[in-house]
Predicted 3D model of a 525-nucleotide part of an RNA (small-subunit ribosomal RNA, 5' domain) from an uncultured prokaryote.
Its mean pLDDT, the model's own confidence on a scale to 100, is 83.

Context: one part of a larger RNA
RNA sequence: GAUUGAACGCUGGAGGUAUGCUUAACACAUGCAAGUCGAACGCGAACGUUCCUUCGGGGACAAGUAGAGUGGCGGACGGGUGAGUAACGCGUAGGAAUCUGCCCGGUAGUGGGGGACAACCCGAGGAAACUCGGGCUAAUACCGCAUACGCCCUACGGGGGAAAGGGGGCCUCUCCAUGGAAGCUCUCGCUAUCGGAUGAGCCUGCGUCGGAUUAGCUAGUUGGUGAGGUAAGGGCUCACCAAGGCGACGAUCCGUAGCUGGUCUGAGAGGAUGAUCAGCCACACUGGGACUGAGACACGGCCCAGACUCCUACGGGAGGCAGCAGUGGGGAAUAUUGGACAAUGGGCGCAAGCCUGAUCCAGCAAUGCCGCGUGUGUGAAGAAGGCCUGCGGGUUGUAAAGCACUUUCAGGGGGGAAGAAAGUUCUGGGGUGAAUAGCCCUGGGAGAUGACGUUACCUCCAGAAGAAGCACCGGCUAACUCCGUGCCAGCAGCCGCGGUAAUACGGAGGGUGCGAGCGUUAAUC
Numbered sequence: 001g002a003u004u005g006a007a008c009g010c011u012g013g014a015g016g017u018a019u020g021c022u023u024a025a026c027a028c029a030u031g032c033a034a035g036u037c038g039a040a041c042g043c044g045a046a047c048g049u050u051c052c053u054u055c056g057g058g059g060a061c062a063a064g065u066a067g068a069g070u071g072g073c074g075g076a077c078g079g080g081u082g083a084g085u086a087a088c089g090c091g092u093a094g095g096a097a098u099c100u101g102c103c104c105g106g107u108a109g110u111g112g113g114g115g116a117c118a119a120c121c122c123g124a125g126g127a128a129a130c131u132c133g134g135g136c137u138a139a140u141a142c143c144g145c146a147u148a149c150g151c152c153c154u155a156c157g158g159g160g161g162a163a164a165g166g167g168g169g170c171c172u173c174u175c176c177a178u179g180g181a182a183g184c185u186c187u188c189g190c191u192a193u194c195g196g197a198u199g200a201g202c203c204u205g206c207g208u209c210g211g212a213u214u215a216g217c218u219a220g221u222u223g224g225u226g227a228g229g230u231a232a233g234g235g236c237u238c239a240c241c242a243a244g245g246c247g248a249c250g251a252u253c254c255g256u257a258g259c260u261g262g263u264c265u266g267a268g269a270g271g272a273u274g275a276u277c278a279g280c281c282a283c284a285c286u287g288g289g290a291c292u293g294a295g296a297c298a299c300g301g302c303c304c305a306g307a308c309u310c311c312u313a314c315g316g317g318a319g320g321c322a323g324c325a326g327u328g329g330g331g332a333a334u335a336u337u338g339g340a341c342a343a344u345g346g347g348c349g350c351a352a353g354c355c356u357g358a359u360c361c362a363g364c365a366a367u368g369c370c371g372c373g374u375g376u377g378u379g380a381a382g383a384a385g386g387c388c389u390g391c392g393g394g395u396u397g398u399a400a401a402g403c404a405c406u407u408u409c410a411g412g413g414g415g416g417a418a419g420a421a422a423g424u425u426c427u428g429g430g431g432u433g434a435a436u437a438g439c440c441c442u443g444g445g446a447g448a449u450g451a452c453g454u455u456a457c458c459u460c461c462a463g464a465a466g467a468a469g470c471a472c473c474g475g476c477u478a479a480c481u482c483c484g485u486g487c488c489a490g491c492a493g494c495c496g497c498g499g500u501a502a503u504a505c506g507g508a509g510g511g512u513g514c515g516a517g518c519g520u521u522a523a524u525c
Base pairs, nucleotide, nucleotide: 001525002524003523004522006521007520008519009518010517013372015370016369017368018367019365020364021330026328027327028326030325031324032323035073036072037071040070041069043067048061049060050059051058052057080283081282082281089208090207091206092205093204094203095202098200099199103196104195105194106193107192108191109190110189111145113143114142120135121134122133123132124131125130152159153158165188166187167186168185169184174181175180176179209255210254211253216246217245218244221243222242223241224240225239226238227237228236258280259279260278261277262273263272264271265270285306286305287304288303289302308319309318310317311316336362338361339360340359344358345356346355347354348353375405376404377403378402385396386395387394388393409466411461412460413459414458415457419452424446425445426444427443428442429441430440431439432438469514470513471512472511473510474495475494476493480509481508482507483506484505490497491496
């Protein structure tokens, strides 16, 4: 000099933009953060309105609504943190023995049966959490049968493995009957299989902090054979056999640490660093375990153990903010228990839509960066006052006052974009189809949808009106005098100042430097 996720002191007008627990991976009150689908399925209220009534109640509408339940998909993404990890963890370059829901393309099929379990009803236990018994029932839930080109195991016969329907519409009225069924057709599904895409698992070369006051380490250890296991290669696991394997090119041990793109600095080489943003990894109260699933050994799932907290009728139960806010604590120190799904994205759904503390916004903080303002011109009687003085004057100083002007920003009034096009609805064309339905593709028109928001921006009004400080002035280092003090009080980055005229302490006047900031401290180059 540059820099910072900074803090502290003094000061502080307005805006844009970015950033904001670096410490206790300490403990957490409260609310919210993952649901959705009635176009998979069976049930199905209440309040209310109304009718009847023997005044106990019953019926209809509301409404097949709310609501649980079965089932499907999603809760493995998104969000947080950096404790652990010196490692194939990360970076980079390669590899072969693998899996992959949803998505895209191809091939073939979607036939015929069955038995349950919730919800519900009845009963029982419990303070509660909840649990148990009996009975009824549906499905895209579950289980067989048939079929098997292709697929898997064997490879010679042979053996094994599937399914589910839902919605829209039309015609014949074929059947029952006035709404369904069969048939036809479209769309969305389902099963098997092949390929792709995406994602994931595995292996290897090289690189990746300090310590030798850590020199030896290792028995599943190193290799083989065989078997098991996995989606998959492999001591991954096991039996047997051999005795290997690593190490001064630093093994082992100890300490420290998430890694990278990057960031800061520097002419570069390098050094330091890894906040925000992005990629990968690891973790989710601590330790262990598996289940489900395409995917987890799963932050807001399950089981066990432990510590802690809470409820209890003492028998037993409940919980996990390193999600967003917020609280206590720690600390020099770090924000609101805000708004909205309008946009972008995600989950579910045919869709309408619902959910979304992701996200977009708003609030707080000079924490950083950027631009703006606090007036402009004129104005010498060089006013008054202050300070200095050699008492003549000098300086503050065109500074002020005065005169003329302007109105950014803030204040008040009015106008006013863009972020919004999809979906919806009307209507043309094309495809499918028997079809002018329906569905899909595409064009045109209409009307509606904004949290921010009193938006940005524009315009009008009034009036210089509301808006300057901080550090320094001995040398380094730009900037000097007076008074007070008297080795005292104090200053100080280094050299050093102060013991009676201190440009170095304290104050004042003046000056210098930066300026909504300026200094100090800490830290890096």